RNA sequence: GGAGCCGUCCGGGCGGACGCGUCGGCCGAGAGGCCGCCGAGGAAAGUCCGGGCACCACAGGGCAGGGUGCCGGCCAACGGCCGGUCGGGGUGACCCGCAGGAAAGUGCCACAGAGAACAGACCGCCGAACGGUCCUUCGGGACGCGUGGCAAGGGUGAAACGGUGCGGUAAGAGCGCACCGCGCCUCCGGUGACGGAGGCGGCACGGCAAACCCCACCUGGUGCAAGAGCGAAUAGGGAGGCUAUCCCGCGGCGACGCGGGUGAAGGGCGGCCCGCCCCAGCCUCCGGGUACGGCUCGCUGGAGGCGCGCGGCAACGCGCGUCCUAGAGGAAUGUCCGCCACCGCCGGAUUUCCGGCGGGACAGAACCCGGCUUACAGGGCGGCUCCGGCG
RNA sequence: GGCACCGUCGCCAAGCUGGUAAGGCAGCAGACUGCAAAUCUGCCAUUCGGCGGUUCGACUCCGCCCGGUGCCU
Numbered sequence: 001g002g003a004g005c006c007g008u009c010c011g012g013g014c015g016g017a018c019g020c021g022u023c024g025g026c027c028g029a030g031a032g033g034c035c036g037c038c039g040a041g042g043a044a045a046g047u048c049c050g051g052g053c054a055c056c057a058c059a060g061g062g063c064a065g066g067g068u069g070c071c072g073g074c075c076a077a078c079g080g081c082c083g084g085u086c087g088g089g090g091u092g093a094c095c096c097g098c099a100g101g102a103a104a105g106u107g108c109c110a111c112a113g114a115g116a117a118c119a120g121a122c123c124g125c126c127g128a129a130c131g132g133u134c135c136u137u138c139g140g141g142a143c144g145c146g147u148g149g150c151a152a153g154g155g156u157g158a159a160a161c162g163g164u165g166c167g168g169u170a171a172g173a174g175c176g177c178a179c180c181g182c183g184c185c186u187c188c189g190g191u192g193a194c195g196g197a198g199g200c201g202g203c204a205c206g207g208c209a210a211a212c213c214c215c216a217c218c219u220g221g222u223g224c225a226a227g228a229g230c231g232a233a234u235a236g237g238g239a240g241g242c243u244a245u246c247c248c249g250c251g252g253c254g255a256c257g258c259g260g261g262u263g264a265a266g267g268g269c270g271g272c273c274c275g276c277c278c279c280a281g282c283c284u285c286c287g288g289g290u291a292c293g294g295c296u297c298g299c300u301g302g303a304g305g306c307g308c309g310c311g312g313c314a315a316c317g318c319g320c321g322u323c324c325u326a327g328a329g330g331a332a333u334g335u336c337c338g339c340c341a342c343c344g345c346c347g348g349a350u351u352u353c354c355g356g357c358g359g360g361a362c363a364g365a366a367c368c369c370g371g372c373u374u375a376c377a378g379g380g381c382g383g384c385u386c387c388g389g390c391g
Numbered sequence: 392g393g394c395a396c397c398g399u400c401g402c403c404a405a406g407c408u409g410g411u412a413a414g415g416c417a418g419c420a421g422a423c424u425g426c427a428a429a430u431c432u433g434c435c436a437u438u439c440g441g442c443g444g445u446u447c448g449a450c451u452c453c454g455c456c457c458g459g460u461g462c463c464u
Base pairs, nucleotide, nucleotide: 001387002386003385004384005383006382007381008380009379010378012340013339014338015337016336017335018334020039021038023036024035025034026033027032041362045373046372048371049370050369051368052367053223054222055221056220060274061273062272063271065219066218067217068216069215070084071083072082073081074080085099086097087096088095089094100214101213105212106211107208108207109206122154123153124150125149126148129147130146131145132143133142134141135140162180163179164178165177166176167175181203182201183200184199185198186197187196188195189194227297228296229295230294231292237286238285239284240283241282242281246261247260248259249258250257251256266278267277268276269275304323305322306321307320308319309318310317311316342359343358344357345356346355347354348353392463393462394461395460396459397458398457401416402415403414410447418434419433420432421431422430440456441455442454443453444452
């Protein structure tokens, strides 16, 4: 000097004018007016996860459903974060990984190919063995024709039933051996994932679980339009349908009424079942009135930010100090001017300066919080790697 | 604000237990006709909303975005 990697922060500042909104104060009969304070983000977004909170459900058990998936830790919790292991990529800094189980089972592996899962012989290789034909100096030889042997080489495919080399053989083959891979066993290190060493085995055990599934762990549902309070009220009327058991006590001359028990059908338990509970009711429909787009609460200060110290590799935890102002209804937070800072272009000077013109993203609270993901003009800081040059 | 679902040719749509995307309307070409209509024959997807991932292979499975629809006071 060039190329790159990682982390982190900012994403204009000051002043003025006119507006908008909540709240507070004052004025006003009211409508409203005046004054003052405050008034978006790193993602407020997507709503993809997790929690708080609220209501509903909940004796208990089972099934189904959903989710997570190397190991250890952090956290209120998580699919997040930190550290490690293994695998992959990069010369490297570093980055990526839904990374359990395929010797429990089921299923799939199109096309091509001889053969695709306890496979197979198209081309090919062989002629040791048996048969045949031919030749023969009768020792045998040739052919590759039949019965056959083989799976090395070619070819197909994403994938061909271990790989490379040597030996071996008629040709071959884990057939034998060495190394590598794989599996099993033992020992050592590690909390563990896993790693290392030694021995044994001649190779069984192809791939797919982001296919069903199995294993381990977690998991009730709904969401602030949750919900609570106040004001008429989960009131009252009409029609239709379904079903309706008996027993006891009391009252009554009786029809019947009241109370208690049983409990079929039915209903409830907001996925289902066992089970539990309710019961003379249950379901459907109609129509009128009324104060509702009602008011208040929930509502914003919290697993909160920053700094320092201690513990920890880190995520994070503990202690101390300090700081904090939207909270709202279909919903306010904007525009302009001046100066400064930044960037680009042009002109004049030509090291710094002066003048003019232009530019500044993505976006926007609606119960709150922790993450993830996505969008984002431009800029700052810190650490690190590789290459080239010079010393 | 919260929740659920959908996206396949110009239009309506099938396919989604992964193996190379039916059909209809429209359009184009041809036949028939004097010319048309109707009819018949043939053609017409190659980014299945987009981008990544799993897989030999993705419309289909997984993740993230984009667009649209419906429900709840």
Predicted 3D model of RNase P RNA and transfer RNA as a complex of 464 nucleotides.
It holds a member of the Rfam family "Bacterial RNase P class A". From the family's description: Ribonuclease P (RNase P) is a ubiquitous endoribonuclease, found in archaea, bacteria and eukarya as well as chloroplasts and mitochondria.